[in-house]
Source information
Small-subunit ribosomal RNA, 5' domain from Candidatus Shapirobacteria bacterium UBA4062, 511 nucleotides, folded computationally. Its mean pLDDT, the model's own confidence on a scale to 100, is 81.
Context: one part of a larger RNA
RNA sequence: GGGUGAACGCUGGCGAUGUGCCUAAGACAUGCAAGUCGAACGGGGCUUAUUUUCUUCACAAAGUACCUUUUAUAGGGAUUUUGUGAAGAAUUUAAUCCAAGUGGCAAACGGGUGAGUAUAAAAUACGAACGUACUCUGAAGCGGGGAAUAGCCCACCGAAAGGUGGGGUAAUACCCCAUAGUCCCUCCGGGGUAAAGAUGCAAAUCACUUCAGAAGCGGCGUAUUUACUACCAGCUAGUUGGUGAGGUAAUGGCUCACCAAGGCUAUGACGGUUAACGGCUCUUAGCGGAGAGUCCGUCACAAUGGGACUGAGACACGGCCCAUACACCUACGGGUGGCAGCAGUUAGGAAUUUUGCGCAAUGGACGAAAGUCUGACGCAGCGACAUCGCGUGAAGGAUGAAGGCCCUCGGGUCGUAAACUUCUUUUGUUUGGGCAAGAAGCCCUUACGAAUAAGGAACUACUAACUACGUGCCAGCAGUCGCGGUAAUACGUAGGUUCCAAGCGUUACCC
Numbered sequence: 001g002g003g004u005g006a007a008c009g010c011u012g013g014c015g016a017u018g019u020g021c022c023u024a025a026g027a028c029a030u031g032c033a034a035g036u037c038g039a040a041c042g043g044g045g046c047u048u049a050u051u052u053u054c055u056u057c058a059c060a061a062a063g064u065a066c067c068u069u070u071u072a073u074a075g076g077g078a079u080u081u082u083g084u085g086a087a088g089a090a091u092u093u094a095a096u097c098c099a100a101g102u103g104g105c106a107a108a109c110g111g112g113u114g115a116g117u118a119u120a121a122a123a124u125a126c127g128a129a130c131g132u133a134c135u136c137u138g139a140a141g142c143g144g145g146g147a148a149u150a151g152c153c154c155a156c157c158g159a160a161a162g163g164u165g166g167g168g169u170a171a172u173a174c175c176c177c178a179u180a181g182u183c184c185c186u187c188c189g190g191g192g193u194a195a196a197g198a199u200g201c202a203a204a205u206c207a208c209u210u211c212a213g214a215a216g217c218g219g220c221g222u223a224u225u226u227a228c229u230a231c232c233a234g235c236u237a238g239u240u241g242g243u244g245a246g247g248u249a250a251u252g253g254c255u256c257a258c259c260a261a262g263g264c265u266a267u268g269a270c271g272g273u274u275a276a277c278g279g280c281u282c283u284u285a286g287c288g289g290a291g292a293g294u295c296c297g298u299c300a301c302a303a304u305g306g307g308a309c310u311g312a313g314a315c316a317c318g319g320c321c322c323a324u325a326c327a328c329c330u331a332c333g334g335g336u337g338g339c340a341g342c343a344g345u346u347a348g349g350a351a352u353u354u355u356g357c358g359c360a361a362u363g364g365a366c367g368a369a370a371g372u373c374u375g376a377c378g379c380a381g382c383g384a385c386a387u388c389g390c391g392u393g394a395a396g397g398a399u400g401a402a403g404g405c406c407c408u409c410g411g412g413u414c415g416u417a418a419a420c421u422u423c424u425u426u427u428g429u430u431u432g433g434g435c436a437a438g439a440a441g442c443c444c445u446u447a448c449g450a451a452u453a454a455g456g457a458a459c460u461a462c463u464a465a466c467u468a469c470g471u472g473c474c475a476g477c478a479g480u481c482g483c484g485g486u487a488a489u490a491c492g493u494a495g496g497u498u499c500c501a502a503g504c505g506u507u508a509c510c511c
Base pairs, nucleotide, nucleotide: 001511002510003509004508006507007506008505009504010503013390014389015388016387017386018385019383020382021348026346027345028344030343031342032341035105036104037103040102041101044098045097047095048094049093052090053089054088055087056086057085058084059083060082061081062080063079064078066076067075068074112301113300114299122225123224124223125222126221127220130218131217132216135214136213137212138211139210140209141208143177144176145175146174152167153166154165155164156163157162183192184191185190197206198205199204227273228272229271234264235263236262239261240260241259242258243257244256245255246254276298277297278296279295280291281290282289283288303324304323305322306321307320326337327336328335329334354380356379357378358377362376363374364373365372366371393423394422395421396420403414404413405412406411428448429447432444433443434442435441455500456499457498458497459496461480462479466495467494468493469492470491476483477482
């Protein structure tokens, strides 16, 4: 000199773009962060329309017996049938909506963190013994039958979480039979393995099964490179290799039985300490050195330790089981939980943000679609934390005003600086309008008024910038040399000056 995820002190106008727990992988209240499909399925509920039946009421028509009296073609109530209308109950069908359940797909992605990890992982290059849901291409198929079960109803247990028994029901859930090729096994004779429907008037579309291939993705192996330490010198018994078997999608001591005695090591084994790795970033003329935050790729982890289940894929952050610690509820019998997701709280710390808005864009899951979900993401908020841009006026203006400071008392300086005159309106405040699929927003436009806007550090030398007063080895300064003991350009204050500027200094760390 340059740099930083910085912090601290003083100061602080605006915008854009970035960026923000480096410490306790400490503990977490609350809300949200993974659902979706009714065009797979049965049932339940609300609303609307609709079919049928019953009950009640009103009106009309026809009839039956009775009462009244002015015996008439009159009036009255009672009753039967039919029709119309209204209300209620039950029921049929259809549609919209709602929430559970069975079923499918997704939940293994996306998001977080860096604890562990030193040949593991990673980077680069090469390889052979593998897998692959959704997607795409090609070939073939999609016949027949059955037993259950949740939801539901009934009964019961429990404080709750939840559970038990009985009855009965559906499917793209489950099972059996048939069919069987390019599929699998094979002693080459043969043997074995499949399917599901839905919507639609229909045409058809979307699904389903098997096989082959593609793409992308993933598992595995080899070589090279990758921190410090010898006051760590020997390490190793599944250890090193073989045969056979098991296991796996697959190779392999991956595991096991047997056999052999190997394997690594001063080119640093083994042990210890530290550490996620790379692209990159900083610095440097370069060689190098340092760092690994944000963004991208990979890995590992999900309170701690272990385990498997489901599945194409996990040994699974918001799944399950066990143990441990911690916390919460409890009727004391027993239950519940996991922010290293987004906000937020608390603790620790020099120190690090809002319990915001929206799915309008991009991307993802599901769905035939409409669409739903999405703290991914897009935005806004907070912080001068960083970088960049803009502004705090511009031009004129000497009686060199007043005032401050210095003075040899003549004057000098702050200083064209101010006042004053003219002008402009970035920014600010304000009016109206437009754009878009659009939450936030963006653009244009009217008016007002120089208005709303400057500080910090330094001034002995290094190092740009000096005088006065106060103090008197005191108070103090200081990066180094050093300054201060009565004229201190080095301490404190003032005036002046210098350098940077919405910042300026200090501290820490790197080159």